[in-house]
RNA sequence: GGAGUCGGCCGGGCGGUCGCCGGCGUGGCCGCAAGGCUCAUCGCCGGAGGAAAGUCCGGGCUCCGCAGGGCAGGGUGCCAGGUAACGCCUGGGCGGCGCAAGCCGACGGAAAGUGCCACAGAAAAUAUACCGCCUGCCGCCUUCGGGCGCCCAGGUAAGGGUGAAAUGGUGCGGUAAGAGCGCACCGCGCCCGUGGUAACACGGGUGGCAGGGCAAACCCCACCCGGAGCAAGACCAAAUAGGGAUCCGAUGGUGCGGCCCGCACCGGGUCCGGGUAGGUUGCUCGAGCCGCGCGGCGACGCGCGGCCCAGAUGAAUGACCGCCGACCGGACGGUUCUCGUCCGGUUACAGAACCCGGCUUACAGGCCGGCUCCCGAC
Numbered sequence: 001g002g003a004g005u006c007g008g009c010c011g012g013g014c015g016g017u018c019g020c021c022g023g024c025g026u027g028g029c030c031g032c033a034a035g036g037c038u039c040a041u042c043g044c045c046g047g048a049g050g051a052a053a054g055u056c057c058g059g060g061c062u063c064c065g066c067a068g069g070g071c072a073g074g075g076u077g078c079c080a081g082g083u084a085a086c087g088c089c090u091g092g093g094c095g096g097c098g099c100a101a102g103c104c105g106a107c108g109g110a111a112a113g114u115g116c117c118a119c120a121g122a123a124a125a126u127a128u129a130c131c132g133c134c135u136g137c138c139g140c141c142u143u144c145g146g147g148c149g150c151c152c153a154g155g156u157a158a159g160g161g162u163g164a165a166a167u168g169g170u171g172c173g174g175u176a177a178g179a180g181c182g183c184a185c186c187g188c189g190c191c192c193g194u195g196g197u198a199a200c201a202c203g204g205g206u207g208g209c210a211g212g213g214c215a216a217a218c219c220c221c222a223c224c225c226g227g228a229g230c231a232a233g234a235c236c237a238a239a240u241a242g243g244g245a246u247c248c249g250a251u252g253g254u255g256c257g258g259c260c261c262g263c264a265c266c267g268g269g270u271c272c273g274g275g276u277a278g279g280u281u282g283c284u285c286g287a288g289c290c291g292c293g294c295g296g297c298g299a300c301g302c303g304c305g306g307c308c309c310a311g312a313u314g315a316a317u318g319a320c321c322g323c324c325g326a327c328c329g330g331a332c333g334g335u336u337c338u339c340g341u342c343c344g345g346u347u348a349c350a351g352a353a354c355c356c357g358g359c360u361u362a363c364a365g366g367c368c369g370g371c372u373c374c375c376g377a378c
Base pairs, nucleotide, nucleotide: 001374002373003372004371005370006369007368008367009366010365012324013323014322015321016320017319018318020047021046022045023044024043025042027039028037029036030035049349053360054359056358057357058356059355060354061229062228063227064226068261069260070259071258073225074224075223076222077221078092079091080090081089082088093107094105095104096103097102108220109219113218114217115214116213117212125167130160131159132156133155134154135153136152138149139148140147141146168186169185170184171183172182173181187209188207189206190205191204192203193202194201195200233281234280235279236278243272244271245270246269247268248267252266253265254264255263288307289306290305291304292303293302294301295300325347326346327345328344329343330342331341332340333339
């Protein structure tokens, strides 16, 4: 200097003029007072996000007189930790990709059972023989070593072909030719030892060895799971028709996903018709944020101190002007690097609605740091 990888941060700034929402205060009104009212004016303070998004997970909270048991159903799936919890995060193991730093993993079980592996190929499971190889029989030739050819019989799966995958792999020996047929190493099964909390790793022994893959196929195993959701719910005010018809009805009906049992209650379903849909609350102090110290590889935990940081409701932070910043393009000047001036354009993704912890997706441009590899110089 270049390429890569991981992590953190910002994501326009300043000024002016007007306009919004919330809180506090002053004035005014009501009230003996406490206090209440936003009615007016003025002042002060505060006012969207890292994703507010997707609604994919987990909760807090609210309601359902069982939320208790079970079946079905659903979720997760290596080990150990973190957490309120999780399908998340951290660390480790194993596997894959990468020279590496790193990144990814739907990562329990195929000896419980069922199923699938198209096409090609002889053959994809009760395994087989297309081309081949060897032996025998027959015929021809022969330099008598053997060679060639065909039918049939027997042996074979080492070589070739097909395929994602062909019955463990490589090598040596052996054989008529071959084959774990034998041996060595690797692989696989079983047993033992060592290290580790564990997943696992290493070592030793033994056996010629049940042909593989797929469970993101059904399934088996382990663990987890009531339901519905702020449009949940609570309160106030107002209005209407305490309406009509029909069905089940204690051997019944209802009770917030389905079914069964249990329990509780005594009614419940359907259709027609009528009224209201207004206000207050829930509603923001939180598993909160920041700083420091200690413990821990880390996620994180503990202690001390400090801070208050939107609560709208047809939906608040907007509009205009000026200057500047950053990026892109063009022109000019300057000696290349690169700098300066002018002009033009752009300034990302995107807006809370009960609140948190995550994951996933989107993001113009900029800044900082760690690590890896390559080239060059000293």
The RNA shown here (Bacterial RNase P class A) has 378 nucleotides and comes from a Gammaproteobacteria bacterium. Rfam family: Bacterial RNase P class A. Rfam classes the family as a ribozyme. Taxonomically the source falls in Gammaproteobacteria (Bacteria, Pseudomonadati, Pseudomonadota). The sequence is in RNAcentral, with records from ENA. A source record names the gene rnpB.